The RNA shown here (transfer RNA) has 72 nucleotides and comes from a Candidatus Dojkabacteria bacterium. Its mean pLDDT, the model's own confidence on a scale to 100, is 81. It matches the Rfam family "tRNA".
């Protein structure tokens, strides 16, 4: 240079075949306590980017960009 493979919330994983994006811990506010801590109860946050396909894209193409492999 050339090939694969990954990319989702603050972090660690789901979304099964395109059809409302989600959980646990964090985090934030509450009840509780004399304070905190546990415990519960709520509330915010998300598809790596830029383009196609299509009623509809986290899913399918295409270019880019990051890691991470294997080669020349």
């Nucleotide at each position: 240079g050339g090939g694969c493979u990954u990319g989702u919330a603050g972090u660690u994983u789901a979304a099964c075949u395109g059809g409302u994006a989600a959980a646990a811990c964090a985090a934030c506010g509450g009840u509780c306590u004399c304070c905190a801590a546990a415990a519960c109860c709520g509330u915010a946050g998300u598809u790596c980017u830029c383009a196609g396909u299509u009623c509809g894209a986290g899913u399918c193409u295409g270019g880019g960009c990051a890691a991470g492999c294997c080669u020349g």